[in-house]
Molecule: c-di-GMP-I riboswitch aptamer
Organism: Aquibacillus sediminis
RNA sequence: AACUGAUAAGGGCAAACUUAUUGAAAAAUAAGGACGCAAAGCCACGGGUCUAAAGUCUUAGUAUUAGGAUUAUGAUAGCCGGUUACCAAA
Numbered sequence: 001a002a003c004u005g006a007u008a009a010g011g012g013c014a015a016a017c018u019u020a021u022u023g024a025a026a027a028a029u030a031a032g033g034a035c036g037c038a039a040a041g042c043c044a045c046g047g048g049u050c051u052a053a054a055g056u057c058u059u060a061g062u063a064u065u066a067g068g069a070u071u072a073u074g075a076u077a078g079c080c081g082g083u084u085a086c087c088a089a090a
Base pairs, nucleotide, nucleotide: 004088005087012037013036017032018031019030020029021028022027035078041083042082043081046080047079048076049075050074055070056069057068058067059066060065
């Protein structure tokens, strides 16, 4: 230095669920709470996944409108990926 990862040291994060708030939704934030995590730090300019308010197309209707399809410009880093980093027994 690269890999690797302890029943090591110092510590860190916090799933589901609950309450409150925001949002059309996905989801996010705060508090509680711990399923887990060696990058569960950071990146949504690569892939994937979730959502579809607005838009576009379309169906019904005289029409207000209602239904369907599609689309990220929304979201997710605790899906993969990228990137930086603490510790050091074997």